[in-house]
RNA sequence: AGCAGUGUAGCUCAAUGGUUGAGCAGCAAGCUCAUAACUUGAAGGGUGUGGGUUCAAUUCCCACCACUGCGACCA
Numbered sequence: 001a002g003c004a005g006u007g008u009a010g011c012u013c014a015a016u017g018g019u020u021g022a023g024c025a026g027c028a029a030g031c032u033c034a035u036a037a038c039u040u041g042a043a044g045g046g047u048g049u050g051g052g053u054u055c056a057a058u059u060c061c062c063a064c065c066a067c068u069g070c071g072a073c074c075a
Stems, first nucleotide, its partner, number of pairs: 002070006010024004018055001027041004048064005
């Protein structure tokens, strides 16, 4: 060269065509003399980029980008 995998919230991960979710972190409140712990609440994304298919795409198809692993060449 090439092959495979991954890309969704700050982090770790779900969601296999039909309203994008959870845990942790952070924020606010409660509790406490106070902090932690615990409880409650709100917020936070449009899914790596660009196209295609579809009434409808995180999901299916194509190209590209980034990362990971394998690997060819050189040494």

About this RNA:
This is a predicted structure of a 75-nucleotide RNA (transfer RNA) from Alkalinema sp. RU_4_3. It matches the Rfam family "tRNA". Rfam links the family to the GO term triplet codon-amino acid adaptor activity. The sequence was found in a public genome assembly. The source organism's lineage runs through Bacteria, Bacillati, Cyanobacteriota, Leptolyngbyaceae and Alkalinema.